The part of an RNA shown here (small-subunit ribosomal RNA, 3' major domain) has 487 nucleotides and comes from a metagenome.
[in-house]
Context: one part of a larger RNA
RNA sequence: UGACGGGGGCUCACACAAGCGGUGGAGCAUGUGGUUUAAUUCGAAACAACGCGAAGAACCUUACCUAGCCUUGACAUGCACGGAUUAGCCCCUGGAAACAUGGGUGACAGCUCUUCGGAGCCGGAACGUGCACAGGUGUUGCAUGGCUGUCGUCAGCUCGUGCCGUGAGGUGUUGGGUUAAGUCCCGUAACGAGCGCAACCCUUAUCGUUAGUUGCCAGCGGGUAAUGCCGGGGACUCUAGCGAGACUGCCGUUGUCAAAACGGAGGAAGGUGGGGACGACGUCAAGUCAUCAUGGCCCUUAUGGCUAGGGCUACACACGUGCUACAAUGGACGGUACAAAGGGUCCCGAGGCCGCAAGGUGGAGGAAAUCCCAUCAAAGCCGUCCUCAGUUCGGAUUGCAGGCUGCAAUUCGCCUGCAUGAAGCCGGAAUCGCUAGUAAUCGCGUAUCAGCUACGACGCGGUGAAUAUGUUCCUGAGCCUUGUACA
Numbered sequence: 001u002g003a004c005g006g007g008g009g010c011u012c013a014c015a016c017a018a019g020c021g022g023u024g025g026a027g028c029a030u031g032u033g034g035u036u037u038a039a040u041u042c043g044a045a046a047c048a049a050c051g052c053g054a055a056g057a058a059c060c061u062u063a064c065c066u067a068g069c070c071u072u073g074a075c076a077u078g079c080a081c082g083g084a085u086u087a088g089c090c091c092c093u094g095g096a097a098a099c100a101u102g103g104g105u106g107a108c109a110g111c112u113c114u115u116c117g118g119a120g121c122c123g124g125a126a127c128g129u130g131c132a133c134a135g136g137u138g139u140u141g142c143a144u145g146g147c148u149g150u151c152g153u154c155a156g157c158u159c160g161u162g163c164c165g166u167g168a169g170g171u172g173u174u175g176g177g178u179u180a181a182g183u184c185c186c187g188u189a190a191c192g193a194g195c196g197c198a199a200c201c202c203u204u205a206u207c208g209u210u211a212g213u214u215g216c217c218a219g220c221g222g223g224u225a226a227u228g229c230c231g232g233g234g235a236c237u238c239u240a241g242c243g244a245g246a247c248u249g250c251c252g253u254u255g256u257c258a259a260a261a262c263g264g265a266g267g268a269a270g271g272u273g274g275g276g277a278c279g280a281c282g283u284c285a286a287g288u289c290a291u292c293a294u295g296g297c298c299c300u301u302a303u304g305g306c307u308a309g310g311g312c313u314a315c316a317c318a319c320g321u322g323c324u325a326c327a328a329u330g331g332a333c334g335g336u337a338c339a340a341a342g343g344g345u346c347c348c349g350a351g352g353c354c355g356c357a358a359g360g361u362g363g364a365g366g367a368a369a370u371c372c373c374a375u376c377a378a379a380g381c382c383g384u385c386c387u388c389a390g391u392u393c394g395g396a397u398u399g400c401a402g403g404c405u406g407c408a409a410u411u412c413g414c415c416u417g418c419a420u421g422a423a424g425c426c427g428g429a430a431u432c433g434c435u436a437g438u439a440a441u442c443g444c445g446u447a448u449c450a451g452c453u454a455c456g457a458c459g460c461g462g463u464g465a466a467u468a469u470g471u472u473c474c475u476g477a478g479c480c481u482u483g484u485a486c487a
Stems, first nucleotide, its partner, number of pairs: 001487002003484003007481007015471002019434005026324008034315002042053002064310007073133001077132006088105004093100002108124001110121004135299002138297003144293002146288003149284001151282001156195006162171003175186003201276004206244007216233002220231003247270001250264005326427001330385002333383001334381001342373003347366002352361003393424001398419007440463007
C1' cells in the first nucleotide's frame, strides 16, 4: 500500500421488511446431466452453464455413425507437357446415389484466308497427366486478435507540477454539509487536468407553425339500403419537418449570506418528467481456435473430398426453464364493441363458390398511410350449466377418417373432424420476480422459415392493482476508520 475480520461508523440497492403473483407437487413442451447406442457431433458449468451458441436438425443443414467411392482433389494460384472440337445439354446401360460406360448435339476470344457459307493456325478458358500446393468444424481460448459476459450504470480510477517522507509511498481524492453521482458548496499544501457521472443522441408526454395524399370530414352541396361514396374543405384527428417548453427559473421556510432540502404557485409535464442507446481503470489465465482472423503442433490415397441411409428426436431416472390446469371472479353457446406495432412480388391474397373443419377453387386489388395478412382477445349483454361433483372442470394418451408443405412426413412435421377422456381438487423443505401504466392478466405482430415440433425469443398495444415514507436482521456494494503472525 492492499486484502481480510462472526471490528466500528456513515450510506445505498426489490437486499430484507410490507404486499401481489409464481416455481418446488400433476400432465406436456424444451434444455442439461446420466444411462444407452454403430453414432446418439461439438461447445457452454455457482451467481455470470442448463427455451444457452440454435432468428427454425425429415433430406440439406451436419460437424457424428455405417456402407459405397475419389486422391492435384469440392475450391485458389502458378509452372511444364499433351491431345483435340473439349465446356454445357440430352439419351442408353450398371448403380441406393456418388460415379462409371457408350451415343447424340454443341458454343466463346485473337490472327490469316474468304466465294461471307466457311476453312486453317494459335492460344485464353475448359479437359487430361505430372509438380508446387490445396484442404482440415483436427489440437492448444493457458500462445493470440476481434467480439462478449461479469462485478456494475456501481461511482469510482488516475495523471502533471508542487509539498511531505531516507524510502515504499502520502497529499490532491481526506474533513463539514449535500447529491442518483469524486454531483455541487465550504474549508484545506495543494493547484490544475484526464477517463468515468451528467449533458449532447433516439423515443414518449403538451403546444405553435409549415405542408394536406394514399390520411381526415366540422361546416356547404350531391348521392345511397348503407359507407368520406362524390364535389369540395384544411377546421379537427393524423402524418413529419421546423420551433417553443422545465431551468430549482419564481414565492415561502430551513440552511454557514453556500451548495442544497422541504412546501407552494403556474404548467401538458417538477426537480435526472418516463423509457432507450451509452458500460471508466480494472477483475475472473471468465467465454469463444465451431462466426471470423491467426502463431505453434498434427493429418496429407486421409484427421481431406463426394454420395446413400441412419443419428443429433434413444429413455429405469435426476435437475433447470416454461406452457396448460386443478374451476363458478368459472366452463360452453349466441349476438355485439374498442387497439397498437409490424409484414407482403418465387409475396400478401379480398368478395364469390365448395367443405362440419383444417383446407380447396378462383384471382379483384396491392412493390402498399390506397390493397391484403386482419375477425384483436380479455371486457360488456342475453339466456344456459346449478353448487362442488374428478363435474358441461381438466385436457394428456390412444384409435379412425382427412388436410397442408415438401422429391420424400416410417424412423421424425404441423393442422382438422369424430371417438377416447389419464394425472391433477392449489402443491414439503426450500426458492424466484416485481415499487406504476409496474406486477398480474388478455390477445396481436415479426425474424428465422418450403413446412414446423414457437408453449421459445424479440416487439406491440388492451384491462389494470396491492404495498413500502423503515434499515434491527439476511445478501451484495461504496466511503472513512481500526486490528492483523496474510501478500

The full RNA is in RNAcentral, with records from SILVA.